Two RNAs folded together computationally: RNase P RNA and transfer RNA, 444 nucleotides in total. Rfam match: Bacterial RNase P class A. Rfam classes the family as a ribozyme. The coordinates come from a structure-prediction model, not an experiment, and the mean pLDDT is 78.
């Protein structure tokens, strides 16, 4: 100097004038002053939690979700560290990464066969027939065809074909035997573990793929959502229809008890409570208060940890609307400004995004 | 704001236990008819909303994105 990797930050700046909504203070009660007024994604609503209601969130089944190991966390499908696999010269990046030696299903076409294996061509043996050569002689040898068997070496099909290489062996072959490599089980060593290593022992080899097919194993899991929910006010026909139940038994007889039915979840069971409940049609109001923003909060220092993160101390208060504010104009300036805008609140993930800055690191070339 | 569903031929819809995507109407051509309609026969229909992944193979399974649609308050 060039090429690249990872992490973090900013999101035009400054000033003046006018305007919008919120809080506090003041009074002349609608004005004045002061303070603060969108984001890294406020988005998608894909996960997790707080909060609220559903009577209690008790047990079981079903359903749903997650899936190497350990840790972090309020929790997670997130994050950190590690293991294994893949890519890259490298810094680094990517991975739905439990189980197919529990069971079931599926694998089109092609192919002999798609999974208890099997036998199309080929190879080999036996046998029958035929034919050629040969012989004293169906004596010996060869070809072709049929039948009975052996074989998984070779061919061919397919996305995928029952460990690989070599030697021995055999009629031809084959883990049939052996050596090496690979694999599985057990032991040992290291590690919390995933897992790694092994000059150890056993087994000739379990037997294709698919679990983002059913399933098995381990763990987690009730439903709804701030239009949840609470309070006040106003108004109306406190209406109609359907379904379930309105029951049974006992007694000291008009009330009580027990059982049944009903009361948020697909179903069942258990406990407490209460006497109607559910759905549809119709009617009325579309007003106010609250929930509402101080929070798993931000910043700084010290500190534990490789890290995610935790602990202690100090300091700060930083939108809260409800037709819904956060804007407009002018001037100066630069690198000429992207994606986009809160609506109960947080932690993540994913997606969109002009351009710029900082830090750490890798590779190549050159110079000293 | 919150919850749920859908996207397949020009239109309306099937197909979703993975294996070459179908039906009706419409369109085009031919026949019938003097002509048109109706009727009969034939042919063309498609990046299965987009992009990734799993699989030998995806309309179908999984994930992300885009577009479209539906529902919700209070009182008695």
């Nucleotide at each position: 100097g060039g090429a690249g990797u990872c992490g973090g930050c900013c999101a035009g700046g400054c000033a003046a004038u006018c305007g919008c909504g919120c809080g506090c203070u003041g009074c002349u009660u609608g004005c004045a002053g002061c303070g603060g007024g969108a984001g890294g994604a406020a988005a998608g609503u894909c996960c997790g939690g707080g909060c609220u209601c559903c009577g209690g969130c008790g047990g079981g089944c079903a359903g749903g979700g997650u899936g190497c190991c350990a840790g972090g966390u309020a929790a997670c499908g997130c994050c950190u560290g590690g293991g294994g696999g893949g890519c890259g010269c490298g810094a680094g990046c990517c991975c739905a990464c439990g189980g197919a030696a529990a069971g079931u299903g599926c694998c089109a076409c092609a192919g002999a066969a798609a999974a208890u294996a099997u036998a199309c061509c080929g190879c080999c043996u036996g046998u029958a027939g035929u034919u050629c050569g040969u012989u004293u002689a169906u004596u010996c040898g060869g070809g072709c065809u049929g039948c009975a068997g052996g074989u998984a070496a070779g061919g061919g099909u397919g996305a995928a074909a029952u460990g690989g290489u070599g030697c021995g062996g055999u009629a031809a072959g084959a883990g049939c035997g052996c050596a090496c490599c690979g694999c599985g089980c057990g032991g040992g060593u290291g590690g919390u573990a995933a897992c790694a290593c092994u000059u150890c022992g056993c087994g000739g080899c379990a037997g294709g793929g698919u679990a983002a097919a059913c399933c098995c194993c381990a763990c987690c899991u009730g439903g709804a959502g701030c239009a949840a929910g609470a309070c006040c006010a106003a108004a109306u026909a406190g209406g109609g229809a359907a379904g379930c139940a309105u029951g049974u038994u006992g007694c000291u007889u008009u009330g009580c008890a027990a059982c049944g039915a009903c009361c948020g979840u697909g179903c069942c069971c258990g406990c407490a409570g209460g006497u109607g409940c559910u759905u549809c049609c119709g009617g009325g109001u579309a007003g106010g208060u609250u929930g509402c923003u101080u929070g798993a909060g931000g910043c700084c220092a010290c500190u534990g940890g490789u890290g995610a993160c935790g602990g202690u101390g100090g300091u700060c208060c930083c939108a809260g609307a409800u037709g819904a504010a956060u804007g407009a104009u002018u001037g100066c300036u630069c690198a000429c400004g992207a994606c986009a805008g809160a609506a109960c609140c947080c932690g993540g993930c994913u997606u969109a995004u002009c351009g710029g800055c900082c830090g750490a690191c890798u590779c190549c070339a050159c110079u000293u | 704001g919150g919850g749920c569903c859908g996207u397949u031929a020009g239109c309306u819809c099937a197909g979703c236990u993975g294996g070459u995507a179908g039906a009706g109407c419409a369109c085009u051509c031919g026949g019938c008819u003097u002509u048109u309609a109706a009727c009969c026969g034939a042919a063309u229909u498609g990046u299965c909303g987009u992009g990734a992944g799993u699989u030998c193979g995806a309309a179908u399974c999984u994930c992300a994105c885009a577009c479209g649609g539906c529902c919700c308050a209070c009182c008695a």